[in-house]
Overview
Predicted 3D model of a 144-nucleotide RNA (FMN riboswitch aptamer (RFN element)) from Arthrobacter sp. 260. Model confidence (mean pLDDT): 86 of 100.
């Protein structure tokens, strides 16, 4: 140097006007883009997280039904909750130019955004989230 334990702190952004009884949901013009890779910088190339689904372990969880007991209560079995590990599902780009190298830069037109609420339909409003997290930074101690 590498490698293990282990702790700290940081991890999502974005609207205005019109018409209306009533929309930040329509209509019109805006804006905004999480990690982590990539011979060149990426919302749309690879993976990756969150949500949503289901399989299988677990709970000093809860509820039903059942055996067993002198009582507290134990075990089974089912459903709900509720963590884990593994699966599944999961949107959208081309053309051109520079170069050694870019679907990542420049130049031009384009496209995509979970669920659930809402007196009118949402990527921007509200809510699960003061939540969860791919990671990102420093530290300590130990082998070396």
């Nucleotide at each position: 140097a590498a490698c293990a334990u282990g702790c700290u702190c940081c991890g999502g952004g974005g609207u205005c006007g019109g018409u209306g009884u009533a929309a930040u949901u329509c209509c019109g013009a805006a804006c905004c883009g999480g990690c982590g890779g990539u011979u060149a910088u990426a919302g749309u190339c690879c993976g990756c997280g969150a949500c949503c689904c289901g399989u299988c372990c677990g709970c000093u969880g809860u509820c039903a039904g059942u055996g067993c007991u002198a009582c507290c209560g134990c075990g089974c079995u089912g459903g709900c909750g509720u963590g884990g590990c593994c699966g599944g599902u999961u949107g959208a780009g081309c053309c051109g130019g520079u170069g050694a190298a870019a679907u990542u830069c420049c130049g031009g037109c384009a496209c995509c955004g979970a669920c659930a609420g809402u007196u009118a339909a949402a990527g921007u409003c509200u809510g699960g989230a003061u939540g969860g997290g791919a990671g990102a930074a420093g530290c300590a101690u130990g082998u070396g």
Notes: It was read from a public genome assembly, where an Rfam model found it. Lineage of the source: Bacteria > Bacillati > Actinomycetota > Micrococcaceae > Arthrobacter. Its Rfam family is "FMN riboswitch aptamer (RFN element)". Rfam describes the family as follows. The RFN element is a highly conserved domain that is found frequently in the 5'-untranslated regions of prokaryotic mRNAs that encode for flavin mononucleotide (FMN) biosynthesis and transport proteins. Its family is annotated with FMN binding in the Gene Ontology.